[in-house]
RNA sequence: CAGGUUAGCCGGGCGAUUGCUGGCUGUGAAAUAACGGUCAGAGGAAAGUCCGCACUCCUCAGAGCACGGCGCCGGGUAAUUCCCGGGGCGGGGACGCCCGCAAGGGUCACCUGCCGGAACGGGCCACAGAGACAAACCGCCGUCCACGGACGGUAAGGGUGAAAAGGUGGGGUAAGAGCCCACCGGCGGUCCCAGUAAUGGGGCCGGCCAGGCUACCGCCGCCAGGAGCAAGGCCAAGCAGGGACGACGACUGUUUCGACAGGAGGGAAGCUGCUCGUUUCCCGACCCGAUUUUAUCGGAGAGAGUCCCGGGUAGGCUGCUUGAGCCGGAUGGAGACGUCCGGCCUAGAGAGAUGAUCGCCCAGGCAAAGCAGCCGUUGAGAAACGGCUGGCUGGCUGGACAGAAUGCGGCUUACAGGCUGAUUUGAGGA
RNA sequence: UCCGAUGUCAUUUAAUUGGUAGGAUGCCGCGCUCUGAACGCGGUCGUUGAGGUUCGAGUCCUCACGCCGGAACCA
Numbered sequence: 001c002a003g004g005u006u007a008g009c010c011g012g013g014c015g016a017u018u019g020c021u022g023g024c025u026g027u028g029a030a031a032u033a034a035c036g037g038u039c040a041g042a043g044g045a046a047a048g049u050c051c052g053c054a055c056u057c058c059u060c061a062g063a064g065c066a067c068g069g070c071g072c073c074g075g076g077u078a079a080u081u082c083c084c085g086g087g088g089c090g091g092g093g094a095c096g097c098c099c100g101c102a103a104g105g106g107u108c109a110c111c112u113g114c115c116g117g118a119a120c121g122g123g124c125c126a127c128a129g130a131g132a133c134a135a136a137c138c139g140c141c142g143u144c145c146a147c148g149g150a151c152g153g154u155a156a157g158g159g160u161g162a163a164a165a166g167g168u169g170g171g172g173u174a175a176g177a178g179c180c181c182a183c184c185g186g187c188g189g190u191c192c193c194a195g196u197a198a199u200g201g202g203g204c205c206g207g208c209c210a211g212g213c214u215a216c217c218g219c220c221g222c223c224a225g226g227a228g229c230a231a232g233g234c235c236a237a238g239c240a241g242g243g244a245c246g247a248c249g250a251c252u253g254u255u256u257c258g259a260c261a262g263g264a265g266g267g268a269a270g271c272u273g274c275u276c277g278u279u280u281c282c283c284g285a286c287c288c289g290a291u292u293u294u295a296u297c298g299g300a301g302a303g304a305g306u307c308c309c310g311g312g313u314a315g316g317c318u319g320c321u322u323g324a325g326c327c328g329g330a331u332g333g334a335g336a337c338g339u340c341c342g343g344c345c346u347a348g349a350g351a352g353a354u355g356a357u358c359g360c361c362c363a364g365g366c367a368a369a370g371c372a373g374c375c376g377u378u379g380a381g382a383a384a385c386g387g388c389u390g391g392c393u394g395g396c397u398g399g400a401c402a403g404a405a406u407g408c409g410g411c412u413u414a415c416a417g418g419c420u421g422a423u424u425u426g427a428g429g430a
Numbered sequence: 431u432c433c434g435a436u437g438u439c440a441u442u443u444a445a446u447u448g449g450u451a452g453g454a455u456g457c458c459g460c461g462c463u464c465u466g467a468a469c470g471c472g473g474u475c476g477u478u479g480a481g482g483u484u485c486g487a488g489u490c491c492u493c494a495c496g497c498c499g500g501a502a503c504c505a
Stems, first nucleotide, its partner, number of pairs: 001426010012361007020041008043401001047412002050410005055228004062276005068223004072086005087115006096107004116219001121217002123213003137158002139154007166184006185209002187206008232318004241309005248301001251262004265283005287299005311504003325344008362399001364397003369393003372389007431501004436496002440455004449485001456474006478494005
């Protein structure tokens, strides 16, 4: 200097003219309009809406079950399925080191993915294969019949498969086998040490050897009320209502005899389902008919609320942007992040503003014009020709993804080009 | 803006507990016919894209993309 990986950051600048939105303000007696002045005016993702909060309303949100979400450990945070640090398992892996004649393999910094539990239970594991969990097809061995079978033993060998019932060696046996033994690996129990913990290391005991899948059901632990700014509040304008469901209240007190208050019980509603609790509202009188006639049944009628059909409006204000806010400094921490001090105010539209045109400049790209440097060839040399440059000047070109809509913290996705740090490879020079 | 569903040949629609993606219409070719239609036979064409879990994904998980739907207030 170039390339790769990774982390963080920036993501054109200045000016002029002319529009648009908002705040303040001037002229206008005031208000509106109009005409000015001045200040401010998109992002790192404003996006997807995948998580989590704030805020608002529903009964401040209670219990249980269902449904749902999450899942190593510790910390951060308003909170999280996010972030930081650590652990275990897996994948990639330079230089170096080790093994190997070599090909190659091992180890490691670093980068990166995953994470409850598979010796509680159920389920699945296609095809192939004898067998997919506690297995006899071939083979091996024994016995019998008598030459090919029957019965039994056997998981060492073959074959199938993604996956085959610990591995190597020895003993043992009819043949074999953790059947027994040594070493290695795993698992369980127990004890000690390190660590906040996950976990790691070690000792002893037990032949215990147990297949995989939980991004299948279920189990264990934890979390979660529902809806969403078209939430919600205020005002104005306008219209036409109808239907379905729906309890008919014993009794008590007061009474001016009209009624009022309480109330067992019942009904409706309150949010995904059910149950319970709880809260709010409602359950009036008269009339008609029938009968078993001081009562019952039916009808009519009243009725809070919910749902359905139909009708009307398509307006204004608010919520609305001062906030887990931004910038700078100090400080605690390994880090995410916290604390303190100072300064600043920085869009608020509503068919939805932030646009258009021009000038100068800056990255970057392109072609190859001129100059310079270096190399090669020719040449005695000057120089000529050719090539290279990660050199200069000039020319042409030239900036991606994308557009706030209640706000915020994360994640994910899109993105031309550039800068910085770390790490690594290559080339040239000293 | 907020919320909810969905995606399989060109069209429409199956695929049971994850195990060879099937049918109908269409299109192409052949046969039948004097010709066309109908009919018969054969063929073509697909899981929206990417990544993951698994031996194996249309199906399970994550992200993206496309498409569809709903909502306000008053009586």